[in-house]
Molecule: Bacterial RNase P class A
RNA sequence: UCAGACGGUCGGGCGGUCGCGGCGCUUCGGCGUCGAGGAAAGUCCGGGCUCCACGGCGAAAAGGCGGCGGGUAACGCCCGCCCGGGGCGACCCGAGGGAUAGCGCCACAGAAAGCAAACCGCCCCCGCCUCGGCAGGGGUAAGGGUGAAAGGGUGGGGUAAGAGCCCACCGCGGGCCUGGCGACAGGACCGGCAUGGCAAGCCCCGCCUGGAGCAAGACCGAAUAGGGACACCGCGCGCUCUCGGGCGCAGGGCUCGCCGGCCCGAGGUGUCCGGGUAGGUCGCGAGAACCGCUCAGCAAUGGGCGGUCCAGAGGAAUGACCGUCACCCGCUUGCGGGGACAGAACCCGGCUUACAGGCCGUCUGACAUU
Numbered sequence: 001u002c003a004g005a006c007g008g009u010c011g012g013g014c015g016g017u018c019g020c021g022g023c024g025c026u027u028c029g030g031c032g033u034c035g036a037g038g039a040a041a042g043u044c045c046g047g048g049c050u051c052c053a054c055g056g057c058g059a060a061a062a063g064g065c066g067g068c069g070g071g072u073a074a075c076g077c078c079c080g081c082c083c084g085g086g087g088c089g090a091c092c093c094g095a096g097g098g099a100u101a102g103c104g105c106c107a108c109a110g111a112a113a114g115c116a117a118a119c120c121g122c123c124c125c126c127g128c129c130u131c132g133g134c135a136g137g138g139g140u141a142a143g144g145g146u147g148a149a150a151g152g153g154u155g156g157g158g159u160a161a162g163a164g165c166c167c168a169c170c171g172c173g174g175g176c177c178u179g180g181c182g183a184c185a186g187g188a189c190c191g192g193c194a195u196g197g198c199a200a201g202c203c204c205c206g207c208c209u210g211g212a213g214c215a216a217g218a219c220c221g222a223a224u225a226g227g228g229a230c231a232c233c234g235c236g237c238g239c240u241c242u243c244g245g246g247c248g249c250a251g252g253g254c255u256c257g258c259c260g261g262c263c264c265g266a267g268g269u270g271u272c273c274g275g276g277u278a279g280g281u282c283g284c285g286a287g288a289a290c291c292g293c294u295c296a297g298c299a300a301u302g303g304g305c306g307g308u309c310c311a312g313a314g315g316a317a318u319g320a321c322c323g324u325c326a327c328c329c330g331c332u333u334g335c336g337g338g339g340a341c342a343g344a345a346c347c348c349g350g351c352u353u354a355c356a357g358g359c360c361g362u363c364u365g366a367c368a369u370u
Base pairs, nucleotide, nucleotide: 001366002365003364004363005362006361007360008359009358010357012325013324014323015322016321017320018319020035021034022033023032024031025030037341041352042351044350045349046348047347048346049213050212051211052210062209063208064207065206066205067081068080069079070078071077082096083094084093085092086091097204098203102202103201104198105197106196119144120143121140122139123138124137125136127134128133129132152170153169154168155167156166157165171193172191173190174189176187177186178185179184217282218281219280220279227273228272229271230270231269232268233267236249237248238247239246240245241244251264252263253262254261289308290307291306292305293304294303295302296301327338328337329336330335331334
């Protein structure tokens, strides 16, 4: 210099003029003060808080999690490490328990895909002939071919040809030793190799989880309607009794009218009480808070000291314009243009997703120079 890897951070500054919301003051004119984000987003995890359920423990169902150690209020998050894969490397990726508990599946191609199998080949024996093939019997799994995958790999020996048939190394399995808290790593020995893969298929093992959510929930509480208690007034006529009903006759409604039928046939006013609704208040922001210094730790994180108070409403506010500086772009070089993603609603810790344009730090590779 070029090409990269990883992490952090900013998301315009200042001034002026109008305007909006909360709070405080007010002489009611105003004045003072505070007023979005790194994601306020998706609502995907984990908690605080609240109510409901619940005697304790355990289990089942359902859902989730899954290498090891640590951090945390907790987590599916974070840090460190291990193993596997990728990259020359910095570094990146991994739903990373179990496939001899059982069941299931393995498309297409291929002879054969799970009690393995033999298409082309290779080799042996026998027969025939036109001497190179053909037919039959048998051996083999080295080579070819199919496939994501074909019952260890490479090399040598061996053999008719071959084959863990034998040997060496690697791989695999088994117990042992050493190191490590551990995942795991290393070593020597034994076994001639046996049961290929898929658990983001069922399943098995271990661990976690009671439900609902600020429209949670708590308090105050009208008007109107309805409920209850008490008081007063009223409750057609007759019969009957168990005193509140029954029956009959009046009366009213349904029908244009009549008969018939069906229904109604005692409540009103006042005072007080209680529940609910509208509405109001709280919940509601001093907190797993932020900033600085420091200590412990590789780190995540934790401790100590000092300082700061930092939106909270109704679903609605948190803005606009001008000047100037900084940044970016364009060209006529002093003019013009530009400003990402997006916007709180009970709060907090994460994850994920969106983001114009910058800035800072650590590291890697290549080349050049000293």